[in-house]
RNA sequence: GAAAAUAUAGCUCAAGUGGUAGAGCACAUGCUUAGCAAGCAUGAGGUCCUGGGUUCAACCCCCAGUACUUCCU
Repeated sequence: GAAAAUAUAGCUCAAGUGGUAGAGCACAUGCUUAGCAAGCAUGAGGUCCUGGGUUCAACCCCCAGUACUUCCU
């Protein structure tokens, strides 16, 4: 210098071709226990990396950028 992959909850990761996003762990509350842990139930928690564009409507499509990873030279 060139090409590709990834970026979503505190962490690890899903999510079907556009119609307001989920799991596990962690966290909070309740039940249970003498108490703790475990278990069960409930709940909170997201500007879907950033900025533009298309659209009635964008995590999803288009463009540019940032970070990280891989490969080629």